[in-house]
RNA sequence: UUCUUCGGGGCAGGGUGAGAUUCCCUACUGGCGGUAAAGUCCGCGACCCGCAGCCUUGGCUGCGGCUGAUUCGGUGAAAAUCCGGAACCAACAGUAUAGUCUGGAUGAGAGAAGAA
Repeated sequence: UUCUUCGGGGCAGGGUGAGAUUCCCUACUGGCGGUAAAGUCCGCGACCCGCAGCCUUGGCUGCGGCUGAUUCGGUGAAAAUCCGGAACCAACAGUAUAGUCUGGAUGAGAGAAGAA
């Protein structure tokens, strides 16, 4: 450098209601790299927005923007990462108000592994 494969999880049970996995009680989930093992630190990706270019009306490429949330105690040389306690957060569209349903998405992708 080229190619191949892989690459996101989760409302059980109950209440109200004509109707809710969306409200209420309770429950459950945690992408990738770094670093003492991290959803909450640093960085990246995804979603969304703008500009430019290209092909043609829908995408692709480049650049830029946007981008959620943690503390206390313990151990230790070292932990906002481990152990214990208590918290908090989660794009857009649809629908009775959604991190968990359905959809864009059999997509894209940080990256991981392998082969030449």

The RNA shown here (FMN riboswitch aptamer (RFN element)) has 116 nucleotides and comes from uncultured Acetatifactor sp. RNAcentral holds the sequence, with entries from MGnify. The model forms 100% of the base pairs in the Rfam consensus. The organism belongs to Acetatifactor, within Bacteria.